A computed fold for a 346-nucleotide part of an RNA from an uncultured bacterium, annotated as small-subunit ribosomal RNA, central domain.

Context: one part of a larger RNA
RNA sequence: UUGGGUUUAAAGGGUGCGUAGGCGGCCUGUUAAGUCAGCGGUGAAAUUCAGGGGCUCAACCUCUGCCGUGCCGUUGAUACUGGCAAGCUUGAAUGCGGAUGCCGUGGGAGGAAUGUGUGGUGUAGCGGUGAAAUGCAUAGAUAUCACACAGAACACCGAUUGCGAAGGCAUCUCACGAACCCGCUAUUGACGCUGAGGCACGAAAGCGUGGGGAUCAAACAGGAUUAGAUACCCUGGUAGUCCACGCUGUAAACGAUGAUGACUAACCGUCGGCGAUACACAGUCGGUGGCCAAGCGAAAGCGAUAAGUCAUCCACCUGGGGAGUACGACCGCAAGGUUGAAACUC
Numbered sequence: 001u002u003g004g005g006u007u008u009a010a011a012g013g014g015u016g017c018g019u020a021g022g023c024g025g026c027c028u029g030u031u032a033a034g035u036c037a038g039c040g041g042u043g044a045a046a047u048u049c050a051g052g053g054g055c056u057c058a059a060c061c062u063c064u065g066c067c068g069u070g071c072c073g074u075u076g077a078u079a080c081u082g083g084c085a086a087g088c089u090u091g092a093a094u095g096c097g098g099a100u101g102c103c104g105u106g107g108g109a110g111g112a113a114u115g116u117g118u119g120g121u122g123u124a125g126c127g128g129u130g131a132a133a134u135g136c137a138u139a140g141a142u143a144u145c146a147c148a149c150a151g152a153a154c155a156c157c158g159a160u161u162g163c164g165a166a167g168g169c170a171u172c173u174c175a176c177g178a179a180c181c182c183g184c185u186a187u188u189g190a191c192g193c194u195g196a197g198g199c200a201c202g203a204a205a206g207c208g209u210g211g212g213g214a215u216c217a218a219a220c221a222g223g224a225u226u227a228g229a230u231a232c233c234c235u236g237g238u239a240g241u242c243c244a245c246g247c248u249g250u251a252a253a254c255g256a257u258g259a260u261g262a263c264u265a266a267c268c269g270u271c272g273g274c275g276a277u278a279c280a281c282a283g284u285c286g287g288u289g290g291c292c293a294a295g296c297g298a299a300a301g302c303g304a305u306a307a308g309u310c311a312u313c314c315a316c317c318u319g320g321g322g323a324g325u326a327c328g329a330c331c332g333c334a335a336g337g338u339u340g341a342a343a344c345u346c
Stems, first nucleotide, its partner, number of pairs: 003318004007300002012314001014201004021194003025088002028085004033081002035077008049065006091191001092188003095184004100179001103177007110154001114150008125136002162169002206247006216240001220236004258313006267290008295302002319346003328339004
């Protein structure tokens, strides 16, 4: 490389938008580039092959013939692909009507809890653990009542629920923005799918500047435990956790399952529509679950939300270690990230 693969054995990019490229619905005409056919030219010699000849044979040498993927030209064919032209409505998009949600951004509001402060009541303990101690407390703690302040998070509802491309999103309310879905088939008429590079978004931790700092809590200190205990347990506690702006760009970023389209038995839930409303039946579209037919799979299992049967496009894998390391390059303030070997060894 070919081939075979990518849920769990190596392997799906963290996610979207999208450039080039690749691929692309139905119908008619035209063209004849791809495609197919005929003919012509070329396709050197040597070599190979076939039949002869010469060295005593053979190797070797030599003659004749055949062959020759391909390339060029020309004449045709027109099913398919492509180009051009005219149409179509099923794909796609728009419009109108309806509905939905923890979707996003920015304001405003709320109660519980926690901590602190002030004041009242009140007295000797509190706290913590397996047991303790460090710690707090007669300068009045813990407990309890009232008031005030601060920051952060939103119990119950809450669910195999819902929304979002993913990360993720939950108190209430307002404003703005976006989206999916259903119904009507009104409009456009293939406008589509995928997507190397690229651009954007991207949990937590971390970084920069400025705020904020209630709780929790790396580091750190002390108390225990222990042979030791740089831990697990306890008492404290700083970065951080929160906000604004900027950076970082990684995760078991997971469904460990790329995107799009088509096809392939049933049955049972649930969410949002439509239909039908007799309160019976249960259809249809789009999600989200359970169990299974065929089929697939090494098995576990998957099974219309496929890991089944096909098509298109992208990404990735090719024994373990060395190693996601070294070197180089690019990015970053740094931490580091992306790309990514080899020797050697089994």
The RNAcentral record of the full RNA draws on ENA and SILVA. Its Rfam family is "Bacterial small subunit ribosomal RNA".